[in-house]
């Protein structure tokens, strides 16, 4: 990198560093940001996919050491399809199997 299955209106910031941009691509729109964003770097934190651990197993529970993730805005909003307050796709993201 590719396949596959699962999720998503919930939830969770402080400090230093940098410096002009950032919110995945594209189009529009709408937000963040020189009162420093975006990203890094520590610290704390959210979840609970793996994994512990109750439990014969499954289902379900319980913690939160350990691998990952994640901490503005619904995946920030529409976009392409239906019987359009809605719901499916398709994209990307992240998780755990394979390769």
């Nucleotide at each position: 990198g590719a396949a596959u299955u699962a999720u998503a209106a919930a939830g969770a910031a402080g400090a230093g560093g940098c410096a002009a941009g950032a919110g995945a691509u594209c189009a529009g729109g709408c937000u963040c940001g020189u009162u420093g964003a975006a990203c890094c770097u520590c610290u704390g934190g959210c979840a609970a996919c793996c994994g512990u651990c109750c439990c014969g197993a499954a289902a379900g529970g319980a913690a939160a050491a350990g691998g990952u993730g994640c901490c503005a805005a619904a995946a920030c909003c529409u976009g392409c399809c239906c019987u359009u307050u809605g719901g499916g796709a398709a994209u990307a993201a992240u998780a755990a199997u394979u390769u």
Predicted 3D model of a 99-nucleotide RNA (SAM riboswitch aptamer (S box leader)) from an uncultured Bacteroidota bacterium. The sequence was found by an Rfam model in a public genome assembly. The coordinates come from a structure-prediction model, not an experiment, and the mean pLDDT is 85.